A computed fold for an 83-nucleotide RNA from a Bacillota bacterium, annotated as c-di-GMP-I riboswitch aptamer. Its Rfam family is "c-di-GMP-I riboswitch aptamer". Rfam's curators write: GEMM was predicted in a large-scale screen for bacterial structured RNA regulatory elements. The sequence was found by an Rfam model in a public genome assembly. Lineage of the source: Bacteria > Bacillati > Bacillota.
RNA sequence: GUGUGUAAAGAGCAAAGCUAGCGAAAGUUAGCGACGCAAAGCUAUAGGGCCUUCGGAACCUUCGAUGGUAGCCAGUUGCCGUU
Repeated sequence: GUGUGUAAAGAGCAAAGCUAGCGAAAGUUAGCGACGCAAAGCUAUAGGGCCUUCGGAACCUUCGAUGGUAGCCAGUUGCCGUU
C1' cells in the first nucleotide's frame, strides 16, 4: 500500500420509546434509554433515492424544495486485527 471483518483488545456511536426546547411539517437539539453499527466519523452547493409542504402554482386535490434525511446508496478521511 491492497483486500478483508471469524475471534480478540482498547475505545466510540446510539434505534424505538419517554421528558423538555425549536419547527407549519418532515425533522432536529439536550437528557434518560440501547435496536443495532467496523466508519452509525465527516460531507445535503458532487450526484441519485427517500420524507415533508408553511409560503407558491394549478384550482379542490394535485404539483412543487428553497426545508430535511449520511442509521438508503454514494463521496471522503480513519482505529484495531488479519492479509